[in-house]
Molecule: transfer RNA
Organism: Microcaldota archaeon
RNA sequence: GGGCCCAUAACUCAGCUUGGCAGAGUAUCUGGCUUUUAACCAGAGAGUCGGGGGUUCAAAUCCCCCUGGGCCCG
Numbered sequence: 001g002g003g004c005c006c007a008u009a010a011c012u013c014a015g016c017u018u019g020g021c022a023g024a025g026u027a028u029c030u031g032g033c034u035u036u037u038a039a040c041c042a043g044a045g046a047g048u049c050g051g052g053g054g055u056u057c058a059a060a061u062c063c064c065c066c067u068g069g070g071c072c073c074g
Base pairs, nucleotide, nucleotide: 001073002072003071004070005069006068007067010026011025012024013023020057028044029043030042031041032040050066051065052064053063054062
């Protein structure tokens, strides 16, 4: 220098292919249950979807550039 993959909640990840209300588990908080804790049950909060631009009625999703990480080639 070139190619490929990854980046979404505090953590681990799904959703991207085929554009249409941003989700799951864990963790946290509240309530229930329990003598109490844990476990279990119910609920709640938590997101500029790595950054910028473009296309579109509408972008996590499509296109371009950039940043960070990983792998391969030279």